This is a predicted structure of a 1178-nucleotide part of an RNA (large-subunit ribosomal RNA, half B) from a Candidatus Nanohaloarchaea archaeon.
Context: one part of a larger RNA
RNA sequence: ACUCGGCUUAGGGAAUUCGGCAAGUUAGCUCCGUACGUUCGCAAGAUGGAGUACCUAUCCUCUCGAUAGGAUAGGUUUCAAUAACUAGGCCGGCUCGACUGUUUACUAAAAACAUAGCCGACUGCUAGUCCGAAAGGAUUUGUAUAGUCGGCGACUCUUGCCCAGUGCCAGCACCUGAACCCUCCGUUCAAGGAGAAGAAGGGCUGGUAAACGGCGGCGGUAACUAUGACCGUCUUAAGGUAGCGUAGUCCCUUGCCAACUAAUUGUUGGCCCGCAUCAAUAGAGGAACGAGGUCGGCACUGUCCCAAGCCGUGGCCCGGUGAACCCACCAUACCGGCGCAUAGGCCGGUGACUUCUAGUGGGAAGCGAAGACCCUGUGAACCUUUACUGCAGUCUGUCGUUGCUGCGGGGGUCCGAGUGUGAAGUGUAGUUAGGAGACAUUACAGAGGUGCAUGCGCUAGCAUGUCGCCCAGUCGACCAUGGGACACUAACCUCUCGGAACCCCGCGGCUUACCUCUACGGAGGGACAGCCACAGCUGGGCAGUUUAACUGGGGCGGUAUCCAUCUGAUAAUAAAUCAGAUGGGUCCAAAGGUAGGCUCAGUCCGGUCAGAAAUCGGACGUAGAGUACAAGGAUAAAAGCCUGCCUGACUGGUUCCUUAUCAGUACGAGAACCAGGCGCGAAAGCGUGGCCUAGCGAACCCCUGUGGCCAAGUAGUGAGGCCCAGGUAUGACAGAAAAGGUACUCCAGGGAUAACUGGAUUGUCUAGGGCGCGAGCUCACAUCGACCCCUAGGCUUGUUACUUCGAUGUCGGCUCUCCGUAUCCUGGCUGUGCAACAGCAGCCAAGGGUGGGGGUGUUCACCCAUUAAAACGGAUCGUGAGCUGGGUUUAGAUCGUCGUGAGACAGAUCUGUUGCUAUCUGCUAGAAGUGUUUUGUGGUCUGAGAGGAAAGUCCGGACAGUACGAAAGGAACCCUGGACUGAGGCCUCUGGUGUAUCUGUCGUCCGGAAGGGCGGUGCAGAGUAGCCACGCCUCACAGUCGUAAGAGCUGAAAGCAUCUAAGCUCGAAAGAUUCCUCAAAAAGAGACCGCGUCCGUUCUCGUAGAAGACGAGUUUGAUAGAGUGGCGGUGUAAGAACCAAGGCAACGAGGUUCUCAGCCGACCACUACUAAACACGG
Repeated sequence: ACUCGGCUUAGGGAAUUCGGCAAGUUAGCUCCGUACGUUCGCAAGAUGGAGUACCUAUCCUCUCGAUAGGAUAGGUUUCAAUAACUAGGCCGGCUCGACUGUUUACUAAAAACAUAGCCGACUGCUAGUCCGAAAGGAUUUGUAUAGUCGGCGACUCUUGCCCAGUGCCAGCACCUGAACCCUCCGUUCAAGGAGAAGAAGGGCUGGUAAACGGCGGCGGUAACUAUGACCGUCUUAAGGUAGCGUAGUCCCUUGCCAACUAAUUGUUGGCCCGCAUCAAUAGAGGAACGAGGUCGGCACUGUCCCAAGCCGUGGCCCGGUGAACCCACCAUACCGGCGCAUAGGCCGGUGACUUCUAGUGGGAAGCGAAGACCCUGUGAACCUUUACUGCAGUCUGUCGUUGCUGCGGGGGUCCGAGUGUGAAGUGUAGUUAGGAGACAUUACAGAGGUGCAUGCGCUAGCAUGUCGCCCAGUCGACCAUGGGACACUAACCUCUCGGAACCCCGCGGCUUACCUCUACGGAGGGACAGCCACAGCUGGGCAGUUUAACUGGGGCGGUAUCCAUCUGAUAAUAAAUCAGAUGGGUCCAAAGGUAGGCUCAGUCCGGUCAGAAAUCGGACGUAGAGUACAAGGAUAAAAGCCUGCCUGACUGGUUCCUUAUCAGUACGAGAACCAGGCGCGAAAGCGUGGCCUAGCGAACCCCUGUGGCCAAGUAGUGAGGCCCAGGUAUGACAGAAAAGGUACUCCAGGGAUAACUGGAUUGUCUAGGGCGCGAGCUCACAUCGACCCCUAGGCUUGUUACUUCGAUGUCGGCUCUCCGUAUCCUGGCUGUGCAACAGCAGCCAAGGGUGGGGGUGUUCACCCAUUAAAACGGAUCGUGAGCUGGGUUUAGAUCGUCGUGAGACAGAUCUGUUGCUAUCUGCUAGAAGUGUUUUGUGGUCUGAGAGGAAAGUCCGGACAGUACGAAAGGAACCCUGGACUGAGGCCUCUGGUGUAUCUGUCGUCCGGAAGGGCGGUGCAGAGUAGCCACGCCUCACAGUCGUAAGAGCUGAAAGCAUCUAAGCUCGAAAGAUUCCUCAAAAAGAGACCGCGUCCGUUCUCGUAGAAGACGAGUUUGAUAGAGUGGCGGUGUAAGAACCAAGGCAACGAGGUUCUCAGCCGACCACUACUAAACACGG
């Protein structure tokens, strides 16, 4: 020097910066006075202004009093009287949240949470909600003015439309709907099957949005244009209303206009085509409040221009004590190269004696932490849901616990009564059997008739009742009709009515199970509930899991995931890419087999309608056609086309090829052969589908077989299994049963793989060139230059994936240094469509310069005012062991959008921890030692080499109103004055500091006073030396040498010409030198002079200084101290005398004089009074 903590700063006053961060201003009390707005409470300490000490006298209040507080009048001092301490900066606009409050102990205090208030849902108490396996418990010893759950969030004005979807609630004729039960089948039984009935739930119907949520498009149209009140059309459950609106929501965007500013990516007010505002996921306002966010103003300031001084702490030095991180090794330089592509260690070159100290933070891709980003893992964990699979729980049915009884309905059985119409027939014939009689006759009876009533009914009649009336017979057989014949008896069938017990269903009642309450007397409920079991629905409340691969990172996209053809493919085979061009997941009972016959496409000629093309004849016709379908191959008495007959699109088996080059292998596909039995053909023969190459699928489970086999058991039906053949699919196609989020994240790994840098490349980018269409009045080339072509660079953006994932800290700014030139200015030149001025274009040139502001995190870009100019780049997109931390990129939160959701967004917004004591090396400084002839020591030099910019630029005056120019206008060389920037030094001046010093003063303590301590040096006013800048001085004059572009001389090659080939002269801020600084360790280690013992320490010190070092002195002495004087600072000491408003007096703030005093000094001199002694080491 520096760190940390403080103090003060001239002039300016936010120019600093993401941002007034930090600091400063203000400050107490009394009085005056106080705006907008407002929920009338506030705002408000608004803002702003005045006073404030001490002394004297009088008075008032409190008090028993001491005392305390105050008023009035007069006097006094200071730079300053809340003199110290203590102690709000203020105002205005916007935003968010109403407020006080709460929160991420350890990076977020907020706009998040809460809140009063508003709304909705559940709940009548054995409630609802919650905890628990249960017992039991909480809410609650509460009771709807209560409790729980959810949303919004004071207040004011409001809260639109949509019930299609998803929820929730309600309904319910019908449909669906499990188990048990019931019925039937099942030879008895059982397994099993079928059916009926039927709960919740679902379907269905309706309601519900302060439930989850949602709230359109296209076209036309008004008498300028524009716009579109209006119209048309498509469409929806409904199509966003009131409000607000470029917003904390707007991509484009720095929207447009206005205000604020010199300048505004900012803020505010408006506008509105709102990517993507919007109404309790609340919309719009809004006083007060806020360590919230944002913009502006006043005041104030070291935030800054631009730094300086001072104080303390650490550091440095001495004494004591004494860790950690880290450490492959090391005798640990620089440059270029090579190299896993950024090397102290390799290669080449250069540099470099040995050692130590302080500092700095460029490098050791420094240390710290098996990267948190990214990818991978058949890793993990949480979270979500209409992923998969389950489990609690809710609801519901059934059985048991579980009893008695009434009514109603239903069922079958039994009993009784009735009922029964084809036609024909007298007429209402149920069936079969028996059958020739049956019934009635005086009665409370009754066959029969009739009347009436009731019921049935085929409208003809039948049955029953009734004592009304009549009445002694009536019916049957026989006859007729008919399939059947009647009275009467018996059995049975259909349907109806009545009754009995049983069963089922529904609705009631009861009390004894069971439950609850209890005042223990009982009361209430009650076969319900509860509980057990079985069953159905529901069921992210909870759990276990899955959520593929390929991939020029991953994701999105695609399928290159199975199969076929061609090319790639390099003439065997094989051969990759998210290489190029295309296909398949079928079709056909003929489009198959065979035998025979035929020849196609096209062209020409001819021929009614008939044309370029219809059908017909002829000729030519190697395939230019056809082959079910891609492409390739193949193919003409056929593999194509037509016809006949057929089913070989057979059964069983063997071998082989391909799949799958090269070991092994499944499915699939194909070929050849054997046996059997067939088809066609005269036969040879051909035929195990399609001319060949695509057209496909394992195990388990299940199914089929008039295939084969094993085999239990019954009197009789039905068990099960194996083999063979076939079927149902896995397309992620050698085949899991399967959705998402993670920024709350975790683990294992990867530089096998992304996001920085670097490397490679250079499409893109930037720059240059060639050619010269054209523009330039004419004229390609003063200037500009299309198309096309060729280069360079490695600043853009890509590509790649080589380095790094046991970590190389990531944008921008600040700071500081070096380099390049493709030059912005300054210098020297050339051309010009150069008169001058001012330009345009080009050549040489990198010495120096290249600035200040506004908005924005910005780089960039835009703007303002200057300027000679405000150049472009590189250095790990230079620089975080240098700073910052505004942006990006963790955890909190909000908006918009997306998503059912968890959550997500190169969308926006507010907030959000920056570690390290330096080992080596480099650098900046400071020392010790060795070497330099193995000879010392002191002094003076040289200068190889190194460094420097020590200067750069501008504006004036004069030249000169000249040259030039028609005018307007308008230079330059030489000479000269100044300014700014930069560099070095200094302190006379100006200014700062000045914790030396002097003075004033507050509080308190000591003290009679004087004088002191503490309070940031207490605060305040001055201020010497020193150190400084804002101050002053210097960087002067003159050049010299060689060159660049360029200008020339002479001059050939080339009898000319030519600045060039030989030769020569000029020519720039650049180069060299001059100038300044360092520099004998310059190993080629230098030169000269003096001396013959030298050097150092201790000691006094400072012109020096971290330590060392350096310098002065050491009695033959002014080195330091003390003393005296000078020169300065402060500002007139103590003490005394006098005066002083007053007061009877005592007293009395203070004033004047002695006193330009007193006190003090780091400065200068004088003076040996004190100390530089004795000694010690090499």
Lineage of the source: Archaea > Methanobacteriati > Methanobacteriota > Candidatus Nanohaloarchaea.
It matches the Rfam family "Archaeal large subunit ribosomal RNA". For this family Rfam cites "Crystal structure of the ribosome at 5.5 A resolution" (Yusupov et al., Science, 2001).